[in-house]
RNA sequence: GGCAUGGUGGCCAAGUGGCAAGGCAUUGGUCUCGUAAAGCAAAGAUCAUGGGUUCAACCCCCAUUCAUGCCU
Numbered sequence: 001g002g003c004a005u006g007g008u009g010g011c012c013a014a015g016u017g018g019c020a021a022g023g024c025a026u027u028g029g030u031c032u033c034g035u036a037a038a039g040c041a042a043a044g045a046u047c048a049u050g051g052g053u054u055c056a057a058c059c060c061c062c063a064u065u066c067a068u069g070c071c072u
Stems, first nucleotide, its partner, number of pairs: 001071007010024003018055001026042003030038001048064005
C1' cells in the first nucleotide's frame, strides 16, 4: 500500500428502511436477625465521525478515522 470483517448504555451483545432486544454491572423496594442469593422495579444509547439517498437510516451509498485478520 491492497483486501476483508468490525466500532451500538459502564462492560458484553442482538437488531437486513418504520419510536434500539437481552445479559452483567449500578440504583431503589421485597425477602432476611443481618449479608449474600433469589425475585420485582427503575435509570442509563447524539448507534465511531462527516456528508448523501429516502416521507423516514443503526440498517443503503461515499469519504474519513480506529481495531483485528490476510496479502504484498